[in-house]
RNA sequence: CGGGAUGUGGCUCAGCCUGGUAGAGCACUUGCUUCGGGAGCAAGGGGUCGUGGGUUCAAAUCCCGCCAUCCCGACCA
Repeated sequence: CGGGAUGUGGCUCAGCCUGGUAGAGCACUUGCUUCGGGAGCAAGGGGUCGUGGGUUCAAAUCCCGCCAUCCCGACCA
């Protein structure tokens, strides 16, 4: 320098192809249960989707630029 993949609650991920109310598991908080812990059960809080634009009535989703991480190749040594 060229190509590709990934980026979504604290963590791991789904949702994107086919635009239409942002979800799951774990974790966290409260309550019940227990002598207590753990386990179990019930309820609850937390993200507006890496970032900046564009298209659209409507964008996590489509288009363009940029950033970060990872992989491959090239180049140099």